[in-house]
Context: one part of a larger RNA
RNA sequence: UGACGGGGGCCCGCACAAGCGGAGGAACAUGUGGUUUAAUUCGAUGAUACGCGAGGAACCUUACCUGGACUUAAAUGUAGUUUGACCGGCUUAGAAAUAGGUCUUCUCUUCGGAGCAAAUUACAAGGUGCUGCAUGGUUGUCGUCAGCUCGUGCCGUGAGGUGUCGGGUUAAGUCCCAUAACGAGCGCAACCCCUAUCGUUAGUUGCUAGCAGGUAAUGCUGAGGACUCUAGCGAGACUGCCACCGUAAGGUGAGAGGAAGGUGGGGAUGACGUCAAAUCAGCACGGCCCUUACGUCCAGGGCUACACACGUGUUACAAUGGCCAGUACAAAGGGCAGCUACCUGGUGACAGGAUGCUAAUCUCUAAAGCUGGUCUCAGUUCGGAUCGAAGUCUGCAACCCGACUUCGUGAAGCUGGAUUCGCUAGUAAUCGCAUAUCAGCCAUGAUGCGGUGAAUACGUUCCCGGGCCUUGUACA
Numbered sequence: 001u002g003a004c005g006g007g008g009g010c011c012c013g014c015a016c017a018a019g020c021g022g023a024g025g026a027a028c029a030u031g032u033g034g035u036u037u038a039a040u041u042c043g044a045u046g047a048u049a050c051g052c053g054a055g056g057a058a059c060c061u062u063a064c065c066u067g068g069a070c071u072u073a074a075a076u077g078u079a080g081u082u083u084g085a086c087c088g089g090c091u092u093a094g095a096a097a098u099a100g101g102u103c104u105u106c107u108c109u110u111c112g113g114a115g116c117a118a119a120u121u122a123c124a125a126g127g128u129g130c131u132g133c134a135u136g137g138u139u140g141u142c143g144u145c146a147g148c149u150c151g152u153g154c155c156g157u158g159a160g161g162u163g164u165c166g167g168g169u170u171a172a173g174u175c176c177c178a179u180a181a182c183g184a185g186c187g188c189a190a191c192c193c194c195u196a197u198c199g200u201u202a203g204u205u206g207c208u209a210g211c212a213g214g215u216a217a218u219g220c221u222g223a224g225g226a227c228u229c230u231a232g233c234g235a236g237a238c239u240g241c242c243a244c245c246g247u248a249a250g251g252u253g254a255g256a257g258g259a260a261g262g263u264g265g266g267g268a269u270g271a272c273g274u275c276a277a278a279u280c281a282g283c284a285c286g287g288c289c290c291u292u293a294c295g296u297c298c299a300g301g302g303c304u305a306c307a308c309a310c311g312u313g314u315u316a317c318a319a320u321g322g323c324c325a326g327u328a329c330a331a332a333g334g335g336c337a338g339c340u341a342c343c344u345g346g347u348g349a350c351a352g353g354a355u356g357c358u359a360a361u362c363u364c365u366a367a368a369g370c371u372g373g374u375c376u377c378a379g380u381u382c383g384g385a386u387c388g389a390a391g392u393c394u395g396c397a398a399c400c401c402g403a404c405u406u407c408g409u410g411a412a413g414c415u416g417g418a419u420u421c422g423c424u425a426g427u428a429a430u431c432g433c434a435u436a437u438c439a440g441c442c443a444u445g446a447u448g449c450g451g452u453g454a455a456u457a458c459g460u461u462c463c464c465g466g467g468c469c470u471u472g473u474a475c476a
Base pairs, nucleotide, nucleotide: 001476002475003473004472005471007470008469009468010467011466012465013464015460016459019423020422021421022420023419026315027314028313029312030311031310032309033308034306035305042053043052064301065300066299067298068297069296070295076124077123078122079121080120081119082118083117084116088103089102090101091100092099093098106115107114108113126290127289129288130287131286135284136283137279138278139277140275142273147186148185149184150183151182152181153162154161155160166177167176168175192267193266194265195264197235198234199233200232201231202230203229207224208223211222212221213220238261241255242253243252244251245250317416321375322374323373324372325371326370327369333364334363335362338357339356342353343352344351345350382413387408388407389406390405391404392403393402429452430451431450432449433448434447435446
């Protein structure tokens, strides 16, 4: 100087407390461990692995296993040699890769050749093989915590200290005062984006108040820019004003005004560093290793196994509910190998027609809610696992191993031990919608979007984590 303390002081955080809803019990989905296996490819392992890489394993992917094949090889270049094709169609063998047969078959030309393509030879390959403890790049975490440093000066033999401490204040090393320090940098804040209010400009594909036309009905049409909205530019919030407290910084006030009040709400933004943290399997790269194989192609299998253990979720155990009928209201996204109105068929998944849309134009679009009826506390009209049968769709192909539909079947489960997690407001809880990936989908996941919409916070004694000062130390 740090680090540590079941030392002290001050302070903060859904850290506790106060509340609300969960997990831990059940079934299933998914990931992991273990076991099994020819293989169950590899990585990630307290917090910071475990619905993680994977934003989509039937083949492919695919790296694994079994078997069959190739050896300059899948790609490209240079040089040499050979051929006139290559590709494609048909066909034989085969699981295919591949091997063979057959059909067809170049361009220009000064006939020397040139271009192009294929084969072949030589040289350069290839490796998801090892090392993340050789590395770059990227990322997690402490932590959006308020810290981490430098120049000059001063103090100290020196390591170092001071500044950065103290008194206040703040979300903040934020600011004020004081001061052997005076300044500065990276962080904080602000500048950026979205959102909440208003003005202005512009009205098409959006809107419709007044005027007119028209319909069974609808901004449907003329028209209009008022309104909503769209999307550019501005305004607006600064403790600015008032009162009180304070030297100041600042604090308090259901104060005024205001759509918004003290960082308005949310996002992006992550200092010096820590964990030899993660990644050689995104990519790049040093070294090592393989080179008729640890490279490459193909078929099938596996990654989907199953006495078990754990994590994360979904659905429930019901009446604030289930079922049936009627009826209302979003936002944000997507769409041409696509989204599909509408009509017909089918109980249905869907199919057959057909129309619009390269989209503020057409289209995909709510559910909880509300109204009425029924069920009456039961393993039930709760719950839907599992299994049987028949189908639909995608796709060369649904056996291993897809989703969906219909009929039947109807398991566990009556609110969950010790323990444990999230959340402070448009939040929790609850309800649906969309998208990426994608032929299809094991999505209950992830990322967004809106609808309905709470309870509680006395307080900081205690648990956990962190910041500053101080003290002890046989630690570095």
A computed fold for a 476-nucleotide part of an RNA from an uncultured prokaryote, annotated as small-subunit ribosomal RNA, 3' major domain.
Its mean pLDDT, the model's own confidence on a scale to 100, is 81.